Large-subunit ribosomal RNA, domain IV from a Thermoanaerobaculia bacterium, 353 nucleotides, folded computationally. The RNAcentral record of the full RNA draws on ENA.
Context: one part of a larger RNA
RNA sequence: CCCUUGCGAAGGAACUCGGCAAUUUGACACCGUAACUUCGGGAGAAGGUGUGCCGUCGCGAGUGUAGGGGUUCGCCCCCGAAGCUCAUGACGGUCGCAGUGAAAUGGCCCAAGCGACUGUUUACCAAAAACACAGGACUCUGCAAAGUCGAAAACGACGUAUAGGGUCUGACGCCUGCCCGGUGCCGGAAGGUUAAGGAGAGGGGUUAGCCGCAAGGCGAAGCUCUGAACCGAAGCCCCGGUAAACGGCGGCCGUAACUAUAACGGUCCUAAGGUAGCGAAAUUCCUUGUCGGGUAAGUUCCGACCUGCACGAAUGGCGUAACGAUUUGGGCACUGUCUCCGCAAGGGGCUCA
Numbered sequence: 001c002c003c004u005u006g007c008g009a010a011g012g013a014a015c016u017c018g019g020c021a022a023u024u025u026g027a028c029a030c031c032g033u034a035a036c037u038u039c040g041g042g043a044g045a046a047g048g049u050g051u052g053c054c055g056u057c058g059c060g061a062g063u064g065u066a067g068g069g070g071u072u073c074g075c076c077c078c079c080g081a082a083g084c085u086c087a088u089g090a091c092g093g094u095c096g097c098a099g100u101g102a103a104a105u106g107g108c109c110c111a112a113g114c115g116a117c118u119g120u121u122u123a124c125c126a127a128a129a130a131c132a133c134a135g136g137a138c139u140c141u142g143c144a145a146a147g148u149c150g151a152a153a154a155c156g157a158c159g160u161a162u163a164g165g166g167u168c169u170g171a172c173g174c175c176u177g178c179c180c181g182g183u184g185c186c187g188g189a190a191g192g193u194u195a196a197g198g199a200g201a202g203g204g205g206u207u208a209g210c211c212g213c214a215a216g217g218c219g220a221a222g223c224u225c226u227g228a229a230c231c232g233a234a235g236c237c238c239c240g241g242u243a244a245a246c247g248g249c250g251g252c253c254g255u256a257a258c259u260a261u262a263a264c265g266g267u268c269c270u271a272a273g274g275u276a277g278c279g280a281a282a283u284u285c286c287u288u289g290u291c292g293g294g295u296a297a298g299u300u301c302c303g304a305c306c307u308g309c310a311c312g313a314a315u316g317g318c319g320u321a322a323c324g325a326u327u328u329g330g331g332c333a334c335u336g337u338c339u340c341c342g343c344a345a346g347g348g349g350c351u352c353a
Stems, first nucleotide, its partner, number of pairs: 001348008010339002014337001019334001027051005036041001038171001052094007060086004067079004095099001107332007114324002119131002135169007147155002172319004177249003182246002184242005191237003197231002202226005209218003250268005277311001278308001289305005
């Protein structure tokens, strides 16, 4: 010097990103206990008091001797002084620094964010606000169900729409606005387009034959190579519906008798221009916005404001008691976290052998 422990004057978070760590608290009995609340909770809220041993007196319970009563005469039943045991109260006394005398054995409160909750998770750096969850909604599926599956088999299910699959949301309370133009899905079938296939006008090749002195020309049937109309579904175009489907939810200018602002007006664009609620927010760049609170002093925190760079309604919005090894801010208590370190014990290191 390091590790693991113990103790510490005065102060008491001044430490630090942050009370991290370590203290504090702690058991049992009694008293007492707020806001809020889904009336269950919150709650062991908080905050207090007591606790050893000895003696006296009381009260209750069990057992049950003597005794009393009953009796079916039973080794029976009921009551029950005494004795023994247990629980508990009052009073008095007494010892120590200290009586849950050791050990085991919650620190508490206030406010806010997120997630309702108990649960689940990155086996070996993340336990959470992530996942799940009851509850809500949409959608598919009529049973040889949809769906899963490499064939078959099987599952779904020895179930049958109060069932099963998929997707989103996520207790509960109050709610969930507008847009179907795009994409998707559902429905429609008049018209347009449209494949294989059918159909086969027409064209080419070949040549029996015919013409020609020859070169060559014409050329039926058959075979063969092609091939225009015309007839051909779904799909797409088209017509509707649908947003708890994917998604989207404007701009400029002017206007009120101080100023400022604009209930009001004009205009352009759109499928429609963001409703309720919330808002510098887990979202706010400018920004440590501004005001208020808390502090002597507060980029954090809480309450407001609204100029929302770039909240917003099941990619749910806003609240919410209870819950949380969650995150943030504050306070009380308490402390070697610190001012500022000291001492001690054990184990290392180090020195010598």
Its Rfam family is "Bacterial large subunit ribosomal RNA". Gene Ontology terms of the family: structural constituent of ribosome and ribosome.